[in-house]
Context: one part of a larger RNA
Molecule: small-subunit ribosomal RNA, 5' domain
Organism: uncultured bacterium
């Protein structure tokens, strides 16, 4: 010299694009970060409308209830979803990453393809009612009630299981063909069309094949420190059997053998999320691992298991422990390392912001609703980068300041003045892309029709948080916009005055004890510049 997620000290006009809790993985107040589906269901409010019992009235007509049909809202049962998205780096030196294989040892919800089917029954429980205990969270007991909850059964294309054949390989095997006994399935919802039988279409269910897609499992190589850690191992290291798992396996278990690692560093200690890549450097290497991306890992601390296609689950259950709140003292409830925020340590890191309009994701035939993902605004000169603080003229080189040899020199064309310019910043008007899609209508295929589906540079209707922003256009008026370090030598740039080994400077050599370009101050100079020192870490 470069570089930083920076901080400290002086100074600060705009804008664009990044970036911001490194320390206590400490502890949190409040609101929001997971919901959807009424086209799975049965009740429950509620609006309209039709029909009506009954009450009051002579009657018109009011009202209370009932029954339908259309609509809107639902707590609950049911489905998906909640395992991802978002956060942190405690733990891990390990097949955790990385990179290259293997799975003849696996699983894959929801998506694509392909074959086939979707009958016929049952008993139940939420809710609702009554009733009962609790201060509360919450419990219980009765009698009733539907489902794409559940559960038997029937069929079995097919699947799973002995067994035989043939083909292939690397061994249990794998494929194709036969194949015996046994077993293994389901759900309806919305529509159209027809007088009716009924015929159709959509979304769904259920077995199998199969893709895609994610996941597990094993392998070889690679990637700190340390011998002031030299020996280390009993499920340990193989076998045989058994159980478990999707799966292989001491993965678990009984039983036999004595094994198995290891100076090519076993064990043992420290430290430590890995990588893609970051800085730096001519490279070779070094040092790092913020942002972004990808994998691991963690979710107050320990352990467990349960639903599930997937978790041993961040805002799920259970057990324990610490912490903290609420109690009628009998018992409860919580978990910000989600996005704001708060305190606390710290040199040190923002707003308790606006929208789902795009992108994305979840539910849901749609609409759509929900999304602190995301997309944007705010704060911070923290970075990088780009404007600008005026231009040209202008000498009797004024005034002031500083030095002086006193004659002058210098600041300095710099001011002042004249003439111009209008970037920013103001201020008046104008004013955006990001908007595809949906949705209704029309045309055309498809179809006996329908409805759905495809196709149309076919019409309509509608959505913008950012934002009255960017951008243009006028207008005004030089008017609002510089400082910060350093001048002994390294290193660009000197002089007085003060002080007098004192006060003090200093990265290193070093300066200061009466003429100090090294302290302080001024003048004047150099350098960078909306920054300029300084500490600090790497190289």
């Nucleotide at each position: 010299g470069a570089a930083c997620g920076a901080a400290c000290g002086c100074u600060g006009g705009c804008g664009g694009c990044g970036u911001g809790g490194a320390u206590a993985a400490g502890a949190c107040a409040u609101g929001c970060a997971a919901g959807u589906c009424g086209a799975a269901c049965g009740g429950g409010a509620u609006a309209u409308c039709a029909c009506u019992u009954g009450u009051a009235g002579c009657a018109a007509u009011a009202c209370c209830g009932g029954u339908g049909a259309u609509g809107u809202c639902u707590a609950g049962u049911g489905g998906c979803g909640c395992a991802a998205g978002g956060g942190c780096g405690c733990g891990u030196a390990a097949c955790a990453c990385g990179u290259g294989g293997g799975u003849a040892a696996u699983c894959u919800g929801c998506c694509g393809g392909g074959a086939a089917g979707u009958g016929g029954g049952g008993g139940a429980u939420a809710g609702c009612u009554c009733g009962c205990c609790g201060a509360a969270a919450g419990g219980c007991g009765a009698a009733u009630u539907a489902a794409u909850a559940c559960c038997g059964c029937a069929u079995a294309u097919g699947g799973u299981u002995a067994g035989c054949g043939a083909a292939g390989g690397g061994a249990u095997c794998u494929u194709c063909g036969c194949g015996a006994c046994a077993c293994c399935a389901a759900a309806g919802c919305c529509g159209g069309g027809g007088c009716a039988a009924c015929c159709u279409g959509g979304c769904g269910c259920u077995u199998c094949c199969u893709g895609a897609u994610g996941a597990g499992c094993c392998c070889g190589c690679g990637g700190c420190c340390u011998a002031u850690c030299a020996g280390c191992u009993a499920g340990u290291u193989g076998g045989u059997g058994a159980g478990g798992u999707a799966a292989c396996g001491g993965c678990u278990c009984a039983c036999c053998a004595a094994g198995g690692c290891g100076a090519u560093g076993a064990c043992g200690g420290g430290u430590a999320g890995c990588u893609g890549g970051u800085c730096u450097g001519a490279g070779a290497g070094g040092a790092c691992g913020a942002c972004c991306a990808g994998c691991c890992a963690c979710a107050c601390u320990g352990g467990a298991a349960c639903u599930g296609a997937g978790a041993c689950a961040c805002g799920g259950u259970c057990c324990a422990g610490a912490c903290a709140c609420c109690u009628a003292c009998g018992g409860g409830u919580g978990g910000c390392a989600g996005c704001a925020g708060u305190c606390g340590a710290g040199a040190a890191u923002u707003u308790u912001u606006c929208u789902c309009a795009a992108u994305g994701g979840g539910c849901g035939c749609a609409a759509g609703c929900c999304u602190g993902a995301a997309g944007g605004a705010g704060c911070g000169a923290c970075g990088c980068c780009g404007c600008g603080u005026g231009g040209a003229g202008g000498a009797u080189g004024a005034c002031g300041g500083u030095c002086u040899u006193c004659g002058g020199a210098u600041u300095g064309u710099a001011a002042a003045c004249u003439c111009c310019u209008g970037u920013c910043a103001u201020u008046a008007g104008g004013g955006a892309a990001c908007a595809a899609a949906g949705u209704c209508c029309c045309c055309g295929g498809u179809u006996c029709a329908c409805u759905g589906c495809c196709g149309g540079c076919g019409g309509g209707c509608c959505u913008g948080a950012u934002g009255g922003u960017a951008c243009c256009u006028g207008a005004a008026g030089a008017g609002g916009a510089a400082g910060a370090g350093a001048c002994g030598g390294c290193u660009a740039a000197c002089u007085c005055u003060g002080c007098g080994c004192c006060a003090g400077c200093a990265g290193c050599c070093g300066c200061g004890g009466u003429a100090a370009u090294a302290c302080a101050g001024a003048g004047g100079u150099c350098u960078c510049a909306a920054g300029c020192g300084u500490u600090g870490u790497u190289c």